[in-house]
RNA sequence: AACAGUGAUAGAGGUUGCGCGUUUCAUCAGUACACCUUCGGAUGUGUUCAGGCACAGGCGAGGGAGGCGGAAAGGGGAAGGCGCCGAAAGGGGACAGCGCCUGGAGCUGCCUGCCUUGGGCAUAUGGCGAAGAGCCAUAUGACUGUCAUCGGAUUUCGAUGGAGGGCUAUCUUAAAG
Numbered sequence: 001a002a003c004a005g006u007g008a009u010a011g012a013g014g015u016u017g018c019g020c021g022u023u024u025c026a027u028c029a030g031u032a033c034a035c036c037u038u039c040g041g042a043u044g045u046g047u048u049c050a051g052g053c054a055c056a057g058g059c060g061a062g063g064g065a066g067g068c069g070g071a072a073a074g075g076g077g078a079a080g081g082c083g084c085c086g087a088a089a090g091g092g093g094a095c096a097g098c099g100c101c102u103g104g105a106g107c108u109g110c111c112u113g114c115c116u117u118g119g120g121c122a123u124a125u126g127g128c129g130a131a132g133a134g135c136c137a138u139a140u141g142a143c144u145g146u147c148a149u150c151g152g153a154u155u156u157c158g159a160u161g162g163a164g165g166g167c168u169a170u171c172u173u174a175a176a177g
Stems, first nucleotide, its partner, number of pairs: 005173001007171005014085001017084004022079004033069001035067005043056003047105007088117004092112002095109004118144002121141008146162007
């Protein structure tokens, strides 16, 4: 000095790169619900199912019809802001919550590289969802970034393959060669 390795810092991907608030707009929905009238007659209780407890209920429950008022949450679009480039997302698992207790399912919050996904797009299937919206997962397709190999070529192009635990740049340095 070179190769390989360790660690640190910075950086790139983009037909919406990723996430989170804010504002606004529709949708949800003339729905839930409140009140009045009426039919009817025994159940109802805020995620749901089974059992129990408690409470409401013939001074009329749940439900139906009419009238009059009439939402919200979750999900989505747009604008702009902030934080970022395993950004983040999904699955599994632990814990907590959802009238009270027990059990099952579900949902929400939170933690976790335990597993999967480089990225966005389109299509199909399945799930969530009020939804021909949207989101999520998987598969397929082309595109795109990157690396390796090969070929053309001379600084760019093509083919095949890999995965973000990757790639690029700079710095660092133990042992061995």

Lysine riboswitch aptamer, 177 nucleotides, folded computationally. The model forms 100% of the base pairs in the Rfam consensus. The sequence was found by an Rfam model in a public genome assembly.